[in-house]
Context: one part of a larger RNA
RNA sequence: GGCGCACGGUGGAUGCCUAGGUGUCAGGAGCCGAAGACGGACGUGGCAAGCUGCGAAAAGCCUUGAUGAGCUGCAAACAAGUGAUGACUCAAGGAUGUCCUAAUAGGAGCACCAGGUAUGGAUAAUCCCAUAUCAUCUUAAGGUUAAUAAAUAGUCUUAAGAAGGGAACCGGGUGAAUUGAAACAUCUUAGUAACCCGAGGAAAAGAAAACAAAAGUGAUUCUCUAAGUAGCGGCGAGCGAAAGGGGAAUAGCCCAAACUGUAAUAGUGCCAAGCUUAUGGGCAUUGCUAUUACAGGGUAGUAGGACUAUCAGACCUUACCAUAAUAAGGUCAUAGGAUGAACUUCAGUUAAUCGAAGCAGCUGGAAGGCUGCGCCACAGAAGGUAAUAGCCCUGUAGGUGAAAAUUGAAGUUGACUAGAUAGUAUCCUGAGUACCAUGAGACACGAGAAACCUCGUGGGAAGCAAGGAGGACCAUCUCCUAAGGCUAAAUACUUCCUGACAACCGAUAGUGAACCAGUACCGUGAGGGAAAGAUGAAAAGAACCCCGGGAGGGGAGUGAAAUAGAAUCUGAAACCGUGUGCCU
Repeated sequence: GGCGCACGGUGGAUGCCUAGGUGUCAGGAGCCGAAGACGGACGUGGCAAGCUGCGAAAAGCCUUGAUGAGCUGCAAACAAGUGAUGACUCAAGGAUGUCCUAAUAGGAGCACCAGGUAUGGAUAAUCCCAUAUCAUCUUAAGGUUAAUAAAUAGUCUUAAGAAGGGAACCGGGUGAAUUGAAACAUCUUAGUAACCCGAGGAAAAGAAAACAAAAGUGAUUCUCUAAGUAGCGGCGAGCGAAAGGGGAAUAGCCCAAACUGUAAUAGUGCCAAGCUUAUGGGCAUUGCUAUUACAGGGUAGUAGGACUAUCAGACCUUACCAUAAUAAGGUCAUAGGAUGAACUUCAGUUAAUCGAAGCAGCUGGAAGGCUGCGCCACAGAAGGUAAUAGCCCUGUAGGUGAAAAUUGAAGUUGACUAGAUAGUAUCCUGAGUACCAUGAGACACGAGAAACCUCGUGGGAAGCAAGGAGGACCAUCUCCUAAGGCUAAAUACUUCCUGACAACCGAUAGUGAACCAGUACCGUGAGGGAAAGAUGAAAAGAACCCCGGGAGGGGAGUGAAAUAGAAUCUGAAACCGUGUGCCU
C1' cells in the first nucleotide's frame, strides 16, 4: 500500500408523518368608493425588534345576545393587574379611525410642505392651537352681466351626479403574427391574442315588416338532436349552418301620431263674440290661427286607433248663480296587479346548546393492545388522548335555539291598470327612412344566380286602394307591419365565504411560497426570484462536580430510550479514519 472484517466520523438519501398545496362538486355571496375605497406609510404594549390586531378613544371603547371561570394574541419568564357587580372568548349593531393614495383649498421628489374664510381657544401682543369649510367636470335651477340696443358668451350661487379599485364571466371599438396549407399569395390560425371603452350580479338578446309551405307554428335565451348533413372552399388545407323534433324556463308591455285640454310666445281680430248646454239672471276682453311645453287619449295586422252614434255600477265634489241635463275629478264596489312598496306569517343565514353506551386482570415507561365478562347504536364519520378506543375527550346521528342585523317564500293591503256594440265618409300609424347605384363588412355562404342584415358615397319613395318578406328577378299565393323604447326566468363565471369529496402530491413532490415568501437576493428599470419542515408522551431542555479562556467534553441527574441532547426521528452512498487478519 491492497483486499477483508469490526467500530466510528462525515453526509442527508430512504422510510414514516403533515401543519400546506392541487382538482372537483354543492350551497351562499356577487360588487367596494367623496359618509374618502383598493393598497400602503407611520404609530400603538410595563419591558416590545418582528408578525397579528388596532388607530392619538390606537393587542383597544360602547350596546345587545350566546357561553360560564378563568383572562392580559403569536410567546416562555418577570412585573403589574383583571374577573360571579359575569371578565376573557364568540356573534350582531355602533363609536373612534393619524398621514398618503381617485386624493379633491394650493403645492410636491407618495406617506411631506404650507394657505384663505368662519367660529372658538391661548397670549400683554404677534407668532400659535382646535373644529368646520374651500378641487374639477356634467346636468338642473337661479342671480348677475361684455364688445353691442335686445340678447348671448362669460361669471357667480345652490342642488344632484361623476371620478378610482375589482379574479373570471358580458357587450362594444381597434385588431396581429407564429402556425396549417407538408413552399406560398386567396384561404387558415382568428375576429383568436393584445390594447382600449363600458356595464352588471349576471351581461347580451327579446314580444315578428319572424319562420314555414297548400299543413301549420307563435318573443328571447340555453341544451340534446337534426349533422359533420345542406352547403362554402387555390372545391386545396379546411370552414360549416338552419328549419323541424325532444327538453330547461316562461311574461308580457310602454311610447310617437291622430283628437282634447291648460300654459307661454308670435301673428291676427274686436265691443259682441265669449263664460259646458237650455231658460232666466249675472260677469266683462277672456276670441281665432301657428309653434313649443305639460296633461289626458292611444299602441295594432282577423289591421288598430282617432272620430261619430248607442249602451254601461253607487255616492260625493267642481264647472258664475237658480232648475234640469252634461262633462271632468275623487271615494267605494267589480276584475287584474310579473317587477317595486308596506304589513303579517313561515323558513333560512350570522353565536350557540342537548346528545347513548366499560369495567377488571396481564404485558408495558404509558393501554386504546391481549384475556375475561358486559353495554349503546336514527350515533361503528372523523380527530385527539403516553401503542390500535362505538362506550375516555371533542364530536357524530337526531333534536333545540336569536336581543340584533339580514335573506327568501307565501298571504293581505294596493302604487298602478280597466268597458261594450255599430258605422267606415274623414284623420293618424316612426323620411333623407325604405329602396336603387357603387364601395365594403357581416351572415356556415371566399361576388357567386347571392337574397336577408349593417355601414361609406351619390340619388331617393309609397303612406293602408299602403308597405316588407318567402335566397337573383317576375307573377300568383302565403306570412308579417320596418325606419321609437322597456322587460324576470332558464344561461356564463368565481376574487370571496361555508361544507364535502379524491385509484391527487407528500417537503428536489404539491402553489414560486407547509417555515414571518412574492420574502432574502439580483437588476437603473420593466422585471426576475430562491433556500429553508420533524427532540420527546411530557422540557421532565441536563441542578451539582471535573478538564478547558472558550468551544467542546467527562461524570452525575431526567427519560422507556440521550448513538432521542437541542447541529435533536430514521440515518443509505460517495468521502475520511481507528483497530485487526491475510498478501506484498
Notes:
The part of an RNA shown here (large-subunit ribosomal RNA, domain I) has 584 nucleotides and comes from Natroniella acetigena. Its mean pLDDT, the model's own confidence on a scale to 100, is 81. Its Rfam family is "Bacterial large subunit ribosomal RNA". Its family is annotated with ribosome and structural constituent of ribosome in the Gene Ontology. NCBI's taxonomy places the organism under Bacteria, Bacillota, Clostridia, Halanaerobiales, Natroniella. It was read from a public genome assembly.